[in-house]
RNA sequence: GGACAGUCAUCGCCGAGUCCCCGUCAGGCGCGAGCCUGGGGAGCCGGGGACCCACUCAGUCCCUGGGGUGAAUCGGGUGCCUUCGUCCGCGGAGGUUCCCGUAGGAGACCUUCCUGCUCCGAACCCGUCAGCUAACCCGGUAGGCGAGAAGGAAGGAAAGG
Numbered sequence: 001g002g003a004c005a006g007u008c009a010u011c012g013c014c015g016a017g018u019c020c021c022c023g024u025c026a027g028g029c030g031c032g033a034g035c036c037u038g039g040g041g042a043g044c045c046g047g048g049g050a051c052c053c054a055c056u057c058a059g060u061c062c063c064u065g066g067g068g069u070g071a072a073u074c075g076g077g078u079g080c081c082u083u084c085g086u087c088c089g090c091g092g093a094g095g096u097u098c099c100c101g102u103a104g105g106a107g108a109c110c111u112u113c114c115u116g117c118u119c120c121g122a123a124c125c126c127g128u129c130a131g132c133u134a135a136c137c138c139g140g141u142a143g144g145c146g147a148g149a150a151g152g153a154a155g156g157a158a159a160g161g
Stems, first nucleotide, its partner, number of pairs: 011146004018042005026037004043141006053131001065129001066126004074101004079096007104120004109156007
């Protein structure tokens, strides 16, 4: 000097997931101040839930439950597994690996628009029930990260004079 891993403090990013108070008795961490698990409140986010409105409103048959949180949907290809059928060539359905694209989302004061680059495009819940929705009711307030790609237009905010 460099690489990897970990801890603390500060700053920042995604996200509703922040702030304050009580309690520190018990458990965990810390040399310690203290922090987390707990309780309450504020703020924020989401769901359920009338009137009005919206939807339904030609007929038959077949197949398929539906909804919610979240940006995270939809399509194509590919290998494997299960199952069904088979004219043994294979075909259908479901699950899954990987790849490509895609609705959509994020990127250092805020909002909108244009151009451009990078990244994400997961997971979970309700249980046959849900349009909107005043009153009202219920729930959540976790987790992850340290990448830097910005340029232009308009309007604000802040700071300085």
Predicted 3D model of a 161-nucleotide RNA (c-di-AMP riboswitch aptamer (ydaO/yuaA leader)) from Streptomyces genisteinicus. The source organism's lineage runs through Bacteria, Bacillati, Actinomycetes, Kitasatosporales and Streptomyces. The prediction has a mean pLDDT of 76. RNAcentral holds the sequence, with entries from Rfam. Its Rfam family is "c-di-AMP riboswitch aptamer (ydaO/yuaA leader)". Rfam's curators write: This family represents a conserved RNA structure found upstream of the ydaO and yuaA genes in Bacillus subtilis and related genes in other bacteria.